The prediction has a mean pLDDT of 82.
The RNA shown here (transfer RNA) has 74 nucleotides and comes from an Oligoflexia bacterium.
Its Rfam family is "tRNA".
Lineage of the source: Bacteria > Pseudomonadati > Bdellovibrionota > Oligoflexia.
It was read from a public genome assembly.

RNA sequence: GGGCCAGUAGCUCAGUCUGGUAGAGCAGCGGCCUUUUAAGCCGUUGGUCGAAGGUUCGAAUCCUUCCUGGCUCA
Numbered sequence: 001g002g003g004c005c006a007g008u009a010g011c012u013c014a015g016u017c018u019g020g021u022a023g024a025g026c027a028g029c030g031g032c033c034u035u036u037u038a039a040g041c042c043g044u045u046g047g048u049c050g051a052a053g054g055u056u057c058g059a060a061u062c063c064u065u066c067c068u069g070g071c072u073c074a
Base pairs, nucleotide, nucleotide: 001073002072003071004070005069006068007067010026011025012024013023020057028044029043030042031041032040050066051065052064053063054062
């Protein structure tokens, strides 16, 4: 230098193919239960969807460029 993959909540990831309200588990917070803790149950907070631009009524999703990490070819 070429090719491919990944980047979404504090963490691990879905959602992208087929554009239409941003989600799950864990963690955090509050409550119930319990002598207490743990476990269990209920509720709840938390997002510039890596960055910029484009297309579109509408973009995490499509297009272009760039950044970061990984794999691979030379």